Notes:
This is a predicted structure of a 72-nucleotide RNA (transfer RNA) from Parcubacteria group bacterium Gr01-1014_20.

RNA sequence: GGACUCGUAGCUCAGUGGUAGAGCGUCCCGUUCACAUCGGGAAGGCCACAGGUUCGAUCCCUGUCGAGUCCA
Numbered sequence: 001g002g003a004c005u006c007g008u009a010g011c012u013c014a015g016u017g018g019u020a021g022a023g024c025g026u027c028c029c030g031u032u033c034a035c036a037u038c039g040g041g042a043a044g045g046c047c048a049c050a051g052g053u054u055c056g057a058u059c060c061c062u063g064u065c066g067a068g069u070c071c072a
Base pairs, nucleotide, nucleotide: 001071002070003069004068005067006066007065010024011023012022013021018055026042027041028040029039030038048064049063050062051061052060
């Protein structure tokens, strides 16, 4: 320098056009003498950034940034 994959909650990952979910974690309540387990509830993300297409974009297109793999 070139090709490809990826960037979504504190962590690991789904979701592939119609205003975002799970598991673990955190907090609260119940249960217990207490802790753990278990049950219920809550907080937490405008989806890396900017532009474009569209009635509508996490999703499609372009560029930038970052991570990884391969080639030279």
Overview
The coordinates come from a structure-prediction model, not an experiment, and the mean pLDDT is 81. NCBI's taxonomy places the organism under Bacteria, Bacteria candidate phyla. It matches the Rfam family "tRNA". It is annotated as a transfer RNA. Gene Ontology term of the family: triplet codon-amino acid adaptor activity.